[in-house]
Molecule: transfer RNA
Organism: Candidatus Levyibacteriota bacterium
C1' cells in the first nucleotide's frame, strides 16, 4: 500500500428509496400468600462521521474513521 465485508435502542440482529422495527434487557401495572414464570402496556436509536443525489436515503454515490478478512 490494494480488494471485499461489517457499523443501527443497553446487547444481539431486521428492514429491496417511502412514519425505523424483532429478540432479549430496563420501567409499570395484573395473575401467585411470595419467588420463578406468564400476560398487557411503556420509555430508550436523528443508523459511525462528513457531503452528494432525489419530492423522499438506514439503503444509492463519493470522502473518511474504527473493527474483521483476504492479497501483495
Nucleotide at each position: 500500500g490494494g480488494g471485499c465485508c461489517g457499523a443501527u435502542g443497553g446487547c444481539g440482529c431486521a428492514a429491496u428509496g417511502g412514519u425505523a422495527g424483532c429478540g432479549u434487557a430496563c420501567c409499570u401495572c395484573c395473575a401467585u400468600g411470595g419467588c420463578a414464570u406468564g400476560g398487557a402496556g411503556g420509555g430508550g436509536g436523528u443508523u459511525g462521521a462528513g457531503a452528494g443525489u432525489u419530492c423522499g436515503a438506514a439503503u444509492c454515490u463519493c470522502u473518511u474513521u474504527c473493527g474483521g478478512u483476504c492479497c501483495a